Description:
This is a predicted structure of a 350-nucleotide RNA (Bacterial RNase P class A) from a Bacillota bacterium. Rfam family: Bacterial RNase P class A. By type it is a ribozyme. Of the family's consensus pairs, 94% are formed in the model.
RNA sequence: CGAGUUGGCUAGACGAUCGCGGGCAACAGUCCGAAAGGCGUUGUCUGAGGAAAGUCCGAGCUGCAUAGAGCAGGGUGCUGGAUAACGUCCAGUGGGGGCGACCCUAAGGAAAGUGCCACAGAAAACAAACCGCCCUGCGUCAGCGGGGUAAGGAUGAAACGGUGCGGUAAGAGCGCACCAGAGGCCAGGUGACUGGUCUGCUUGGUAAACCCCACCCGCAGCAAGACCGAAUAGGGGGAGGAUGAGGCUGCUCGCUGACUUCCCGGGUAGGUCGCUUGAGGUGUUCGGCAACGAGCAUCCCAGAUAAAUGAUCGUUCACGACAGAACUCGGCUUAUGGCCAACUCGUGGU
Numbered sequence: 001c002g003a004g005u006u007g008g009c010u011a012g013a014c015g016a017u018c019g020c021g022g023g024c025a026a027c028a029g030u031c032c033g034a035a036a037g038g039c040g041u042u043g044u045c046u047g048a049g050g051a052a053a054g055u056c057c058g059a060g061c062u063g064c065a066u067a068g069a070g071c072a073g074g075g076u077g078c079u080g081g082a083u084a085a086c087g088u089c090c091a092g093u094g095g096g097g098g099c100g101a102c103c104c105u106a107a108g109g110a111a112a113g114u115g116c117c118a119c120a121g122a123a124a125a126c127a128a129a130c131c132g133c134c135c136u137g138c139g140u141c142a143g144c145g146g147g148g149u150a151a152g153g154a155u156g157a158a159a160c161g162g163u164g165c166g167g168u169a170a171g172a173g174c175g176c177a178c179c180a181g182a183g184g185c186c187a188g189g190u191g192a193c194u195g196g197u198c199u200g201c202u203u204g205g206u207a208a209a210c211c212c213c214a215c216c217c218g219c220a221g222c223a224a225g226a227c228c229g230a231a232u233a234g235g236g237g238g239a240g241g242a243u244g245a246g247g248c249u250g251c252u253c254g255c256u257g258a259c260u261u262c263c264c265g266g267g268u269a270g271g272u273c274g275c276u277u278g279a280g281g282u283g284u285u286c287g288g289c290a291a292c293g294a295g296c297a298u299c300c301c302a303g304a305u306a307a308a309u310g311a312u313c314g315u316u317c318a319c320g321a322c323a324g325a326a327c328u329c330g331g332c333u334u335a336u337g338g339c340c341a342a343c344u345c346g347u348g349g350u
Stems, first nucleotide, its partner, number of pairs: 001346010012316007020047008029039001031038002049322001053333002056331005061221004073217005078092005093107001094105004108212002113210002115206003130153002132149007161179006180202002182199007225273004235264006246256003280299008317320001
């Protein structure tokens, strides 16, 4: 210098003026509204993000449901830890990729059972032999029959361990060495697992197929939910109505009940709360490899509801990407400008 890997930081800066949302304080009006409640002026403080996004997980909170257990259904799935919890994070194990820094991993069980494995092939899983090879019988010397074998060929994504030597009629873990796997034992580790050793024990794949095992899981969501509460129109009750207008009827009884007035209750519009002090931020000490936890000190950091966070000017730089809160947190994922550090590989120079 080039090519990469990992981690962290940042999100133009400073000032002035005007405007908007919110908190607090002071002052004020025969202001608005039926009320609940709200409005004005001045001062002061404060006002988007690392992702506020996607709404994909996990919680708090709220309402409803709920004795307990089981079934059904859904989720998670190597080990240990962290956490309020998680499908997240940390530290490891096994497997895979990269020359490397490093990265990826839905990674329980196929010897509980069932299913499936296209085409090809003799055979796709407990059975089997197409071509071969070997022994043997017959033979008209082309072959045919019986038996053994699974080394070689052929098929396939996959063929009942692999390579070699011995052995044999030919062969075969039949025997041996090494390799792979399985099981037992020993050692190390909390554990996943690793190392050693013994036993010829050699058993196909598929569980993002059913299933089995272990653990977890009520439902809905701030338009949750709580409180205050009109006008108008309904509802319930009382009194009046010369104990009653009018209607149903030919009449009586009966049913209904206009009108006046008082009281009660539900709902709607509207208003208030929920609403921002929280598993909170920052600094530091201690514990831990780490995620994280504990102690101390310190800070208050948007809270709107048709919804504020803007505009203009000046100075300046590297000339500014993605993008806008709506109950609140913890994650994941996606979008995105700039800067820094450590490490890896390559090339050149000294």